[in-house]
RNA sequence: AAGGUCCGAUGAGUAGUCGCUGCUUUACUGUAAUGGUAGAGGAGAGGAAAGUCCGGGCUUCACAGGGCAAGGAUGCCAGCUAACGGCUGGUGGAGGUGACUCCAAGGAUAGUGCAACAGAGAGAUACCGCCUAUAGCAAUAUAGGUAAGGGUGGAAAGGCGGUGUAAGAGACCACCGUAUCGCUGGUAACAGCGAUAGCCAUGUAAACCCCAUCCGAAGCAAGUUCUAAAAAGCGCGUACGCGGCCCGCCAGCGCUAGGUUGAACGCUUGAGACCACUGGCGACAGUGGCCCUAGAUAGAUGACUACUUUAAAAGACAUAACCCGGCUCACAGUCGGGCCUUUCUU
Numbered sequence: 001a002a003g004g005u006c007c008g009a010u011g012a013g014u015a016g017u018c019g020c021u022g023c024u025u026u027a028c029u030g031u032a033a034u035g036g037u038a039g040a041g042g043a044g045a046g047g048a049a050a051g052u053c054c055g056g057g058c059u060u061c062a063c064a065g066g067g068c069a070a071g072g073a074u075g076c077c078a079g080c081u082a083a084c085g086g087c088u089g090g091u092g093g094a095g096g097u098g099a100c101u102c103c104a105a106g107g108a109u110a111g112u113g114c115a116a117c118a119g120a121g122a123g124a125u126a127c128c129g130c131c132u133a134u135a136g137c138a139a140u141a142u143a144g145g146u147a148a149g150g151g152u153g154g155a156a157a158g159g160c161g162g163u164g165u166a167a168g169a170g171a172c173c174a175c176c177g178u179a180u181c182g183c184u185g186g187u188a189a190c191a192g193c194g195a196u197a198g199c200c201a202u203g204u205a206a207a208c209c210c211c212a213u214c215c216g217a218a219g220c221a222a223g224u225u226c227u228a229a230a231a232a233g234c235g236c237g238u239a240c241g242c243g244g245c246c247c248g249c250c251a252g253c254g255c256u257a258g259g260u261u262g263a264a265c266g267c268u269u270g271a272g273a274c275c276a277c278u279g280g281c282g283a284c285a286g287u288g289g290c291c292c293u294a295g296a297u298a299g300a301u302g303a304c305u306a307c308u309u310u311a312a313a314a315g316a317c318a319u320a321a322c323c324c325g326g327c328u329c330a331c332a333g334u335c336g337g338g339c340c341u342u343u344c345u346u
Stems, first nucleotide, its partner, number of pairs: 001342010012308007020044002023041007046317001050328002053326005058219004071215005076090005091105001092103004106210002111208002113204003127150002129146007158176002161173003177199001178197008223265004232256005241249003272291001274289006
């Protein structure tokens, strides 16, 4: 320098004007209650606010405790965490020259299913070939042996070399692989070494299934509280009115109840953000300091002007709706860093 790989940051800023949604405050005004209008001050979307895929907080319902069944999720080891199907560090496997990337990574002698086509044969087989015997002058035929060679296939009797044999074969031997046992190292997954076994033998469990662990259900339109109205009950019921009177009815008043309408709470101070130190390889934890940072309910956060920065003010993905921790997907442009490969120069 070129190519690559893994990360991080940013997603314009400042000022002014006019709007919109909360908060504080002043004035005026109103409602059953909350309020409304005007002025001043100050605040007002994202790295993913997204998908709603996991985990939790919170709320209501269910539930003595435990077990069984059904359904679902997860599945190497150790740790982190409130929890997780997440994260960190390892082990094993796969890919890459490498940095690095990927893996749902328990069980296939519990049982069932499936494996197209090709091929003689797909779970036990002899099509060609090789060898032996018999028949035949011979070509060849019949019977038997054989998985070393050919052919088919993703997969064909552990691999390879030798011994051996009529030809062959773990039949036997060395090495490699596999299985079991032992020793050593490691918290563990596992790794290394040694001994033994001649290897009853395909794949598929994000096929049914088996084993182990975990899971009660629904969700803020959850839910809680107050309250005009309608319908209901009780008490008083003077005066007026109706029934001839007692008395009853009715108007009216008060209380209870009711819960439409409207309002409030839930609602944003939280497993919180930032900075420093300490412990840890790390995820993370602890201590101290400092900060308060939207809370609407049909849903506000926009527009314009000037300047600065910029190659260009400018155009990606996208707009909070109870909150938090993750995962996944989308993203114009810009900036920075670690490492790898190749080439060149000193």